[in-house]
The RNA shown here (transfer RNA) has 72 nucleotides and comes from a Verrucomicrobiales bacterium. The prediction has a mean pLDDT of 81. The sequence was found in a public genome assembly. NCBI's taxonomy places the organism under Bacteria, Pseudomonadati, Verrucomicrobiota, Verrucomicrobiia, Verrucomicrobiales. Its Rfam family is "tRNA". Rfam classes the family as a transfer RNA. Rfam links the family to the GO term triplet codon-amino acid adaptor activity.
RNA sequence: GGCGAGGUAGCAAAGUGGUAAUGCGCUGGUCUGCAAAACCGGUAUUCGCGGGUUCGAUUCCCGCCCUCGCCU
Numbered sequence: 001g002g003c004g005a006g007g008u009a010g011c012a013a014a015g016u017g018g019u020a021a022u023g024c025g026c027u028g029g030u031c032u033g034c035a036a037a038a039c040c041g042g043u044a045u046u047c048g049c050g051g052g053u054u055c056g057a058u059u060c061c062c063g064c065c066c067u068c069g070c071c072u
Base pairs, nucleotide, nucleotide: 001071002070003069004068005067006066007065010024011023012022018055025043026042027041028040029039030038048064049063050062051061052060
């Protein structure tokens, strides 16, 4: 330099046009003599950044940034 995959919460990880699941963690509560466990709630409005298409974009298109892999 070329090609491909990926970037979503503190971490991991779904969702692929109609406003984002789940697990772990953290936090508040119920329960208990106290704890643990269990159960209930909260925890992402810049879904890497900018632009475009659309009534509507995490999703489709373009550019850029970053990570990983392959080729030279």